[in-house]
The prediction has a mean pLDDT of 76. This is a predicted structure of a 409-nucleotide RNA (Bacterial RNase P class A) from a Planctomycetota bacterium. Its Rfam family is "Bacterial RNase P class A". By type it is a ribozyme.
RNA sequence: GGAGCGGCGCGGACGGCCGCGGCGGCCACGGCGCAAGCCGGCGGCCGACGAGGAAAGUCCGGGCACCGCAGGGCAGGACGGUGGGUAACGCCCACCGGGCGCGAGCCCAGGGACAGUGCAACAGAGAACAGACCGCCGAACGGCGGCCGCAAGGCCGCGCGUGGCAAGGGUGAAACGGUGGGGUAAGAGCCCACCGCUCCCGUGGUGACACGGGGGGCAAGGCAAACCCCGUCCGGUGAAAGUCCAAAUAGGGGAGCAUCCGGGGAGCGAUCUCCGGACGAGGCCGGCCCGCCUCGGCAGACUUCCGGGUUGGGCGUUCGAGGCGGCGGGCAACCGCCGUCCUAGUUAAAUGGUCGUCAUGGGUCCGCAAGGGCCCUUCCAGGACCCGGCUUAGAGCGCCGCUCCAGCA
Repeated sequence: GGAGCGGCGCGGACGGCCGCGGCGGCCACGGCGCAAGCCGGCGGCCGACGAGGAAAGUCCGGGCACCGCAGGGCAGGACGGUGGGUAACGCCCACCGGGCGCGAGCCCAGGGACAGUGCAACAGAGAACAGACCGCCGAACGGCGGCCGCAAGGCCGCGCGUGGCAAGGGUGAAACGGUGGGGUAAGAGCCCACCGCUCCCGUGGUGACACGGGGGGCAAGGCAAACCCCGUCCGGUGAAAGUCCAAAUAGGGGAGCAUCCGGGGAGCGAUCUCCGGACGAGGCCGGCCCGCCUCGGCAGACUUCCGGGUUGGGCGUUCGAGGCGGCGGGCAACCGCCGUCCUAGUUAAAUGGUCGUCAUGGGUCCGCAAGGGCCCUUCCAGGACCCGGCUUAGAGCGCCGCUCCAGCA
C1' cells in the first nucleotide's frame, strides 16, 4: 500500500421566539361548608419531563388479569450434540463433531435407517435378498484344428460349448468400503499393510468427545427439513384482558323440556296421548378451558330463538426480571455488591414551526495546490399493558481488534 474477517457507536448540537401533551406547584373564579377543607371548568403563571434502533412483524417466552377446581389422558405443537446463562424460551454463551476457506473466520432443525411404511424420474446389466452392456479368463470338462506316436496317449493352438469373474471401462446424483501389494487361469477382503467401521482397555476431560494401545468382521448403502420411533417441554384467552361507577330500557314475545296438580280419550294392565294451570329449589337436562375423553366438584342456573335498552366516565395506564456509574467473580453469556437517577402515558391519538450559529456528509463553482464561495441536511421509520428475545427494513459516517498478499527498513 492492497484485499478481507469480526465487533461497537452515532444517526445532529446550542441559543432565541411562537405553539402542543399530561404531571407538580402557585394564583384567581364558581358551588358546598362556621372553618379546615372538598368539588368544578375550555381560566392565568411557573417548573421539570415528552418516541425507537428497530417503536415494525405479531413469530417465541414471560409478568399481569380472567376462566369456581385447570388434576389425568388423547389429539395437537415445539425442541433435539455437551455443559452453562436466564423469570423463561424455539433465545444467548462456551465447547464437541461435521463441512467450507491459505487464514482471520463462516455455516449446520447435529437422537434413531436392525420397530415399521415409503421415495430415488430418466439412464443403466443392476438402486439394497442386486447385477453383466463393453469386456477379462481358458486352470477344469467337452469339442475343433495341427504335430508326434503302432497304440494308449502326449504337446500346441482356438475362444467354440459348459463354465469362472465383477478387479478395468461405461450409465448415473449415488453402484454393496478406499489405496497399494500378494495370490489366481483371470479375479474378488481371498490374504496382508495402512485408512475407514466396530468392540475392549488405558490416559485426559463435568460432558459431548479426543489421544494412545489391542482385537475383530472385513459388513448392516442414501433420504427422517419423508411419514414415523425415542427423549424432553407445553392449560386457554388476551388490555377491545379484566374491573368499578353512573345511566337507560321492554321484569317484552314465541317454541320446547322436566316435575306437580286438574280434566278428557285409548288400553285387561303396564302405559300412551290431548287440553289447562302452577313452578324452574330438589330431580333430570344443559353449562363451566381451544378440540375430544375422563376425574372431581356443584359456584351459578330451565333450554333456545326473535326483539329492545346501554356505544358515558374512571381504574388497568407506568417504579420496572428498570437506567447509568464504579468495584469484584466468570473464557463468555451473565451474576453479585456499592452508589445514583425517575427519563412519554395517549385514547380520532400530544412533542411542531421559525430564525441564527456550528458540526458531519453530499453536490457544484473558482483555484496549481492549500483553500474559499453557494445549495441541500442526511437511512429505515413513530408508542397505545409492560418486559426478555428472534426476524425483517436500513443511506451515510466513525472507532476498535484480527487475517492474508506485496514492498521497504

The organism belongs to Planctomycetota, within Bacteria.
The model forms 94% of the base pairs in the Rfam consensus.